[in-house]
RNA sequence: UUGAAGAGUUUGAUCCUGGCUCACAGUGAACGCUGGCGGCGUGGCUAAGGCAUGCAAGUCGCACGGGGUGUAGCAAUACAUCCAGUGGCGCAAGGGUGAGUAAUGGAUAGCUAACGUACCUUGAACUGGGGCAUAGCCGGUCGAAAGAUCGGGUAAUUCCCCAUAAAAUCGCGGGGGAGCAUUUUUCUGCGAUCAAAGGUGAGGACCGCAAGGCUUAUCGGUUUUAGAGCGGGCUAUCUCCUAUCAGCUAGUUGGUGUGGUAACGGCGCACCAAGGCGAUGACGGGUAGCUGGUCUGAGAGGACGACCAGCCACAUUGGCACUGAGACACUGGCCAGACUCCUACGGGGGGCUGCAGCAACGAAUCUUCCCCAAUGCCGGAAACGGUGAGGGAGCGACGCCGCGUGUGGGACGAAGUCCUUCGGGAUGUAAACCACUGUUAGGGUUAAGAAAGCGAUGCGCACUAACAAGGCGUAAAGUUGAUCUAGCCCAGAGAAAGGGACGGCUAACUCUGUGCCAGCAGCCGCGGUAAUACAGAGGUCCCAAGCGUUACUGAGAAUCACUGGGUUUAAAGGGUGCGUAGGUGGCGCGUUAAGUCCAUUGUGAAAUCCCCGGGCUCAACCCGGGAACUGCUUUGGAUACUGGCGUGCUUGAGGCCGGUAGGGGUCACUGGAACUGACGGUGGAGCGGUGAAAUGCGUAGAUAUCGUCAGGAACGCCGAUGGUGAAGACAGGUGACUGGGCCGGUACUGACACUGAGGCACGAAAGCGUGGGGAGCGAACGGGAUUAGAUACCCCGGUAGUCCACGCCCUAAACGAUGCAGACUAGACUGCAGCGGGUCUUACCCCGUUGCGGUCGGAGCGAAAUUGUUAAGUCUGCCACCUGGGAAGUACGGUCGCAAGGCUAAAACUCAAAGGAAUUGACGGGGGCUCACACAAGCGGUGGAGGAUGUGGCUUAAUUCGAGGCUACGCGAAGAACCUUAUCCUAGUCUUGACAUGCACGGAUUAACUCCCUGAAAGGGGAGCCAGGCCUUCGGGUACAACGUGCACAGGUGCUGCAUGGCUGUCGUCAGCUCGUGUCGUGAGAUGUCGGGUUAAGUCCCUUAACGAGCGAAACCCUUGUCACUAGUUGCCAGCGCGUCAUGGCGGGGACUCUAGUGAGACUGCCGGUGUUAAACCGGAGGAAGGUGGGGAUGACGUCAAGUCCUCAUGGCCUUUAUGACUAGGGCUGCACACGUCCUACAAUGGCAUGUACAAAGGGAUGCCAACUCGCGAGAGCAAGCAAAUCCCAAAAAACAUGCCCCAGUUCGGAUUGCAGGCUGCAACUCGCCUGCAUGAAGCCGGAAUCGCUAGUAAUCGCGGGUCAGCAUACCGCGGUGAAUGUGUUCCUGAGCCUUGUACACACCGCCCGUCAAGCCACGAAAGUGGGGGGCAUCCGAAGUCGCUGCGGCAACCGCAAGGAGCUAAGCGCCGAAGAUGAACUCCGCGAUUGGGACUAAGUCGUAACAAGGUAGCCGUAGGGGAACCUGCGGCUGGAUCACCUCCUU
Repeated sequence: UUGAAGAGUUUGAUCCUGGCUCACAGUGAACGCUGGCGGCGUGGCUAAGGCAUGCAAGUCGCACGGGGUGUAGCAAUACAUCCAGUGGCGCAAGGGUGAGUAAUGGAUAGCUAACGUACCUUGAACUGGGGCAUAGCCGGUCGAAAGAUCGGGUAAUUCCCCAUAAAAUCGCGGGGGAGCAUUUUUCUGCGAUCAAAGGUGAGGACCGCAAGGCUUAUCGGUUUUAGAGCGGGCUAUCUCCUAUCAGCUAGUUGGUGUGGUAACGGCGCACCAAGGCGAUGACGGGUAGCUGGUCUGAGAGGACGACCAGCCACAUUGGCACUGAGACACUGGCCAGACUCCUACGGGGGGCUGCAGCAACGAAUCUUCCCCAAUGCCGGAAACGGUGAGGGAGCGACGCCGCGUGUGGGACGAAGUCCUUCGGGAUGUAAACCACUGUUAGGGUUAAGAAAGCGAUGCGCACUAACAAGGCGUAAAGUUGAUCUAGCCCAGAGAAAGGGACGGCUAACUCUGUGCCAGCAGCCGCGGUAAUACAGAGGUCCCAAGCGUUACUGAGAAUCACUGGGUUUAAAGGGUGCGUAGGUGGCGCGUUAAGUCCAUUGUGAAAUCCCCGGGCUCAACCCGGGAACUGCUUUGGAUACUGGCGUGCUUGAGGCCGGUAGGGGUCACUGGAACUGACGGUGGAGCGGUGAAAUGCGUAGAUAUCGUCAGGAACGCCGAUGGUGAAGACAGGUGACUGGGCCGGUACUGACACUGAGGCACGAAAGCGUGGGGAGCGAACGGGAUUAGAUACCCCGGUAGUCCACGCCCUAAACGAUGCAGACUAGACUGCAGCGGGUCUUACCCCGUUGCGGUCGGAGCGAAAUUGUUAAGUCUGCCACCUGGGAAGUACGGUCGCAAGGCUAAAACUCAAAGGAAUUGACGGGGGCUCACACAAGCGGUGGAGGAUGUGGCUUAAUUCGAGGCUACGCGAAGAACCUUAUCCUAGUCUUGACAUGCACGGAUUAACUCCCUGAAAGGGGAGCCAGGCCUUCGGGUACAACGUGCACAGGUGCUGCAUGGCUGUCGUCAGCUCGUGUCGUGAGAUGUCGGGUUAAGUCCCUUAACGAGCGAAACCCUUGUCACUAGUUGCCAGCGCGUCAUGGCGGGGACUCUAGUGAGACUGCCGGUGUUAAACCGGAGGAAGGUGGGGAUGACGUCAAGUCCUCAUGGCCUUUAUGACUAGGGCUGCACACGUCCUACAAUGGCAUGUACAAAGGGAUGCCAACUCGCGAGAGCAAGCAAAUCCCAAAAAACAUGCCCCAGUUCGGAUUGCAGGCUGCAACUCGCCUGCAUGAAGCCGGAAUCGCUAGUAAUCGCGGGUCAGCAUACCGCGGUGAAUGUGUUCCUGAGCCUUGUACACACCGCCCGUCAAGCCACGAAAGUGGGGGGCAUCCGAAGUCGCUGCGGCAACCGCAAGGAGCUAAGCGCCGAAGAUGAACUCCGCGAUUGGGACUAAGUCGUAACAAGGUAGCCGUAGGGGAACCUGCGGCUGGAUCACCUCCUU
C1' cells in the first nucleotide's frame, strides 16, 4: 500500500459434504415497450460468398520531339491552353481484411565479424569524346471488338562505345591489433577492373552572323566515405486443447565439394557417413492471426484481442517469374481452374477483404454525401496538380457524458378512481386556482474563431571579387472555408415520461376475475373457489430518455484450492512388493557463485491505467508533465541457505560374530480318526428325512453291528484375545533345500538413503487349456414338498468343479474401506519373542530394556461417529487418487487374454438434488421389563332356527339425507298411518312470498268475521258486514297495526365438516405430556422424565448435573356401607291408651325403621416379618368397613383434514314465478339375497294349573285413575281420591308350596294364517297396538369363527320412566335371587417404559426393485451409402526460371570487307500448378434393422432391498431363471438376536 459481505435450495428438525440458482460489473450487441435536446465516440461479429455504377495514383513542358485550339501580328513568330507519346520519379506507401498460420508467426532480450538500402544528410572527386535506335507522327494491311502488324522517318536526362580512376571492388606480398573460432581490422607495396546527362536563369569582359560558346548561380548526373531512417537474416526464453495421437524422420541429421543469394544455411545439387527428434510430450489431430492492451477480480488469477497503435499474413483459387533500391506486387504481367460479362461465334473482357452502394445471408450493423480549407503522402525548381488517406457532415438512444420536461404558494383535503370494519381511508399539494422564471426546441439579429500558410513589395543577415538570383529572418498589400459554432433580442408553461417490479432471496400490498384451467417461473416454487406468486385495477417500490428481456465474459466459486481444498465412513489410497527415470536427502570443513539477495546499465514504442496541471460554461472528451509498465538484460558486489566441485565424519543405511521364536516357502516320505464302497458274519423290518411329509433305500435282507480290504480328501485335542508373511495367504508328523525377522555383541564400510511415473514379479475364490484323480461336498440338472404360483428357501439324488501336475486368467467388502518412509507429542493395563538386573542361588516374584500384537484413555484433531505413540495429533519427503447425482466403470478406440473377460475410458441427454454423521419420532414376522377379561381357568352367549330392528344390495316414479374397521350398522331417530318429511316421487297451485325489518304510494275499505261458486285440497273468483290504535281545540288530524301496489329484501334440511365455531367419538381413566433455571452438545437436541426398588399411577423412596414447577394420576364432589347428633309429616309404632273381624285406623310417642341435614370414622395409624435404618410389601390385631372399601362424575399434551353446514352458529359459492312456499296422494315399511345387534326358543334346574310371600326406583292434571257394574278378554260404563313420603299407576316376578305333564317336535316352541273383537286417532288399505277362538312353521343347543364377564359381578327374574294421540323385543333406570374360576404371563390382541436396527417422517396401509406394454428424447451398433481432409504412388504436364543447344534472326563494339564478339526467336532437359488414376488413412452425414439408456399419468407381473425385510445383506466369479433374482465357491461386516468365553474400566 484503501483492499476482501453474502443469500436461496437435500431434512420432521440438525451439523457437514456437495451441486444448482441469485444479488454485482461488463458488451462492436440483438429483441420488446417507450422516446425531448446536445457533445464525444462507435456501427457487416454471419457468406475471405457474389457484385451493377461512380470514384480510390498520379505527376513533371525547369528531360524530349510532335499535334490541336485561342489571342496578337501581313507573316516569321510570341504567349496561353489542351492532347496523347518518349523519358524520369511514384505506383512495394497510404487504405482493407483475418482466410491461412501453433511457428517460415508474435512478444521480450540479444546477435549479424553473414547482409542490403532509391529518396534525405555529410565528406571527397568527377561530369571529356563519340555513336545507334525508337514511340509519337506519316502511309498501308487484318479484325465486330480488344487490338495486331508492315514500311518510312524523328528527339532526349532513352540506349551504346571509348577515355579518365580512387579512400570503390578484386588478386598477390609484408607489418601491427582484435576475436573461442571460421575470421576480422589497420598500415603499406604491386597489379587488374568499373562512371557520368544534361536542364533552367542571369551576364561584365572575351569569341561567334546568329543560335550560342564562355562565365556564374542553381537544379540535376557519376564514383565514393560516413550517417540517419528503413529493411533482410540468425539465436534464446515464453506462446491453446488432446496420449482414446507414442513413436517420428531419406534432404531426413552431419560432413566434403559445388551452385545460388544482398547475405548465413540442405536453400539446391553430387558424393560420403548414419545420424537427428521424442513422456521436460516428438509425430499426429482440433482450434486460433500475435502483441500493446480490454473486461472482471481485494489480489493472485480468469476470459477476451471490436474501435486506436505495433508486427504478421492475404488480395477470386492455385502456380510462376519479370521490372525495380525495394514485390514474387490489392486497383502490374503470364499460365491453369471456378464464376461472370461482351461477341459478327472467329475471339475477347473482368476481379470492391479501398470509399459509398446492391442483392444474398442473418437476431443484427449506416450516405451511391461535401472538401482537399487543415494534417500528411506522391510528383514538381515552384506556382500547383492528385489523394473515398484525411478533414467534415448524414443515419442508428449502439455506448458514455451533460441538460430539460418547470419554480413557489395552494384544502382536515374538489371531482373521478380504488379500498372499507360503511365510521372512513388512499391517490394527495397532487390537480384546479394564484404568483413567477425562461434552459432547450422555434423566430430574428450582430460578430468572432478554427488560419497557419502562399505571397507582389520593403528591410536585415550570411554567401559572392562584386551585382543579381537564390537562401535565412522579419514587416506586409493581396489571397485561401468543406464544415461547425458563440452573444443579444422576441414569444410563451406554452412543444417534451416512460419502463420494469411488488411470495422469499429482494426495495415495494390490496381488491376483483380465474379455479392444477388459463397461465407464471432465475432458484425454491405458485394455480385443484377466500391466489400479496396467474390476469386486470388501485396503490407502492426501483431506475429514468430510457427501462426490461435474451445471449456471452469475469466475480461471488476456497466449485481445480500458487495465494487457497481434500481422500476411515460424504467423491477420492493403487490388491501387494521389487525397482528405472524423476523428485527429495544426515553431520563438518574448504571452494565456486548457478539459484537467492543488494546496487547498477540498457530496454520495456506511442496510446491506455494512475497522479498533478490545463482546454472545451461542467462532464464525457482532449492537451501537457510525471509516475508506472511488477518483465528481460548489462556490470559490480554479498555468501547464510539450496545447488556444483573437493575432502572428512558416524548417528541414517548396510556388513560381521553369537543366540532365538515361528501354521514363512518348495519338494519328498509317512500317520491315525472319520467317511464312502467291496467282501464276509450276526440280525430281521423297517431305515432315512422334515415344521409336517413325500421322493429315496430296504425281505434280491437295508438301517444297526462285527471283521477284512480299498479309495480319496481334510487334519480333532494343543488352539489363543496367539504366531509367521509384502500382500494374497499359511495348521497331522518326519526329512531335505530355502527367504525374512528379532535380541545381544562389534575394533567393518562411510550417506551407500527415502519415495517411486513407466516397467517387472506375486496375487483368494470362481473360471479356462492338457493330462491325471474323484471319498465327501456340490453350481447345472432330475425328483419330492411348500405355495395363488415357487424356475427359490426345505428334502432325496447328482454332473462340472472342489484334489494333483503343468500352463493361463489377474479380479474381490484384495478392508484397518486408513499409501510408503522418518521425526516429535501424557499415561494405565495386557499377550508374544528376547536380553539385563535384584531378591539367602530358590522359586514364585519384582525392576529395567528392545521388537511385535491388543484394550482403555488425556491433550489435540474431527461434521460427528470416532481416533488418540500401531494417530485420523504436529511436521518433512515422494507416489497414487477425487471434483454433484444418473447415464457408466458403459459406448467407441487402443491394448492384453484360448475364452470368460481385464486395463484404459467419454459424450449426448436428464435431475435439483444424490450423499455422510448424528437427533427426535414412528415402525420391526428385534430384545428386555410391566400392565389390561389380552390370553389362560371358568360362567353365559353370538355364528344354526323363527321373529324384531339397522345396514348393504336389488327394485322403484320415489324407495329423502347422513353415519362406514376397532371408533357405521336397536346409530342421528327419547318412538315415519296424515303431520313429522327434507330439491324423495306424482299432480295441482303462489311469487315481496309460509316467516322478519324498512321505505314510497294508495287507503277507512278490500282486513277480521259471515256467506256463495269452483276445486282433492291449497288456491282462485265473488257477496255481505263494517271495527280498532295515537293525537284532538271533538270539527278533525295522523297513517300505527292490517290490506293492496312497487322497491329494498325474505327464504333454502341447497353445496363445501377439506374454509370454520361449538359439540362429540377414539386411543384411554392409558400414565403420560411439558416448562423455568442450570448443565452437556457446533447443532437438532439431551439431561430433568434415566438407573435400583415400589405402586393402580411420572405413586413414593434411594441414587444422581441437576434443582424446582405446571397440566394429568391421587385428593376435593355425588352415591352406597357403620355410628352419633338434630328434626318428626304425609313416614314409623317399642312402651302407654282407644277402636276394629282385621289394618298406625285414632290419641299419643321419637325409642326403632325411615326420611334429610350436620358430623364421626380408615391414616399402612398399631404389632410382627421382609426391605437399604427408605419407599413399600406380606401377615395379624382392632373395626361396619383395610390398604384408592364399592360405584359414579371427572378424560392431560395430542392423534385420526375422525363425525356433524340435516341441532345450532357461521365465511364463501349457488338459487330467486324457484333449489323458496302451500296442498292432495304416494314413498321413507317395497324383497331372489348378505351382514350386524337383539327377542323368543329348542325344554324336566322345565312347562302348565292353583295357592302364597318379599322390592326398589319412578310417573301422574288435555294426567294417574281406586272401588263398583258389564265383558272370557282387550276393554267399556260410572266415578271416589290425588298437583301427591297422604291418592292412583301397582299385580312385582323369579322364589316357595301342592298337583299334573314323563322325554315326545311333546301340555316344549310359538312363527304364520283364518275368523271375531277392543283402543287411539279426521283417517289404521298400503302401514298401528291389543284381545278371544282356531291354526301350530322352523327349531332337539348350532361349522369355521367370535363376544361379554373377576362379586352383590356373570347369569337369571320382574318393575318403572322418557319419547308418545296410539305404537318398545330398543334405550335409560330400579331392585329380587345369586354363582363358578384365576392369584399365572409361554402364547394371541392392545398399551406403557428402556434398548436396538432402519434406505420410514403422508412415518410399514411406509419405502422400494426389475422384466413386460405405451409414448417421447438423445446416443451406440449395422449390410451399405453420400461427402470432406491431409498425405503416398503412378501418369499427364501450362506458364516460367535455370541449363544445354541455337544451322534461323539482329542497330551500336572490333574489322576495309568477309566475318567475329555479343544478343536473340525457336528447340531440348530438370523442376513444375491444376488435372487423371490407384491403394490406404482419417473425420462427418444418412441408413432397413437392432441395443441398452433417460423421462412420462393412477398400465401388467411379481416382492428383490430397507426391521433378523420374513432365506442377514453385500463383493468377486460361474451356472441357471418371465422379472426382480436364485444357487455354488471364496471373501467382508457396512448383520439383528441369544448364549458362552475372553479382555478392559471402577

Background:
The prediction has a mean pLDDT of 82. Small-subunit ribosomal RNA from a soil metagenome, 1546 nucleotides, folded computationally. The sequence is in RNAcentral, with records from MGnify.